RNA sequence: UGCUUAUCGCGAAAGACGGAGGGAUCGGCCCUGUGAUGUCUUGGCAACCCGUGUAAUGAGGGCGGGUGCCAAAUCCGACUUCUGCCUUUUGGUAGGGGAAAGAUGAGCG
Numbered sequence: 001u002g003c004u005u006a007u008c009g010c011g012a013a014a015g016a017c018g019g020a021g022g023g024a025u026c027g028g029c030c031c032u033g034u035g036a037u038g039u040c041u042u043g044g045c046a047a048c049c050c051g052u053g054u055a056a057u058g059a060g061g062g063c064g065g066g067u068g069c070c071a072a073a074u075c076c077g078a079c080u081u082c083u084g085c086c087u088u089u090u091g092g093u094a095g096g097g098g099a100a101a102g103a104u105g106a107g108c109g
Base pairs, nucleotide, nucleotide: 002108003107004106005105006104007103008102013042014041015040016039017038021031022030023029025078026077027076028075043070044069045068048066049065050064051063052062074101079098080097081096082095083094084093085092086091
């Protein structure tokens, strides 16, 4: 870096350094000198994978480890489709479904 597959409306922040951008892309919207993004330390959340005690074939984070995560639903939308309403309109708007893209785990090349 590519392929397959599962999940993505739950949950979980303090300190130090540092000093201007950040939320993948584009649009919207938002966070940010009351210090963001990032790095480190400590803490926490979750339960994808491995091991294991109990339990007893149903499952259950109970324990240890690997990984992940700790603003907002993956922040919302993007492509397509269905329904309602508006409209002269191939348009607009509200709600729903599916896909794409992305993230993370596991497996494979």
Record summary:
A computed fold for a 109-nucleotide RNA from an uncultured Flavobacteriales bacterium, annotated as SAM riboswitch aptamer (S box leader). Its mean pLDDT, the model's own confidence on a scale to 100, is 78. The model forms 94% of the base pairs in the Rfam consensus. Its Rfam family is "SAM riboswitch aptamer (S box leader)". Clan: SAM clan. Rfam describes the family as follows. The SAM riboswitch is found upstream of a number of genes which code for proteins involved in methionine or cysteine biosynthesis in Gram-positive bacteria.